[in-house]
RNA sequence: AUCUUAUCGCGAGUGAUCGAGGGACAGGCCCUAUGACGUCACGGCAACCGCCUUUUACAAGGAACGGUGCCAAUACCUGAUUGAUGAGAA
Numbered sequence: 001a002u003c004u005u006a007u008c009g010c011g012a013g014u015g016a017u018c019g020a021g022g023g024a025c026a027g028g029c030c031c032u033a034u035g036a037c038g039u040c041a042c043g044g045c046a047a048c049c050g051c052c053u054u055u056u057a058c059a060a061g062g063a064a065c066g067g068u069g070c071c072a073a074u075a076c077c078u079g080a081u082u083g084a085u086g087a088g089a090a
Stems, first nucleotide, its partner, number of pairs: 002089007013042005021031003025079004043071003048067003051062004075082001
């Protein structure tokens, strides 16, 4: 990178650093020198996988621990042969 599948109106930020862009893409609309984006530290949310409890099972519940993910705005809005994340496959 490709394929399958589930989800995407809920939830959760402070500090340090950097220094002009960022919100995938087009149009719009926003965020941003009262410091964005990125990076790091700590913290948190959530419950996809593992895990724990109940159950014959389906399933329901949980969050101490592990793997991801996420922490402006409904995937920001509309569009699309669109995207993101998880789990699995060759």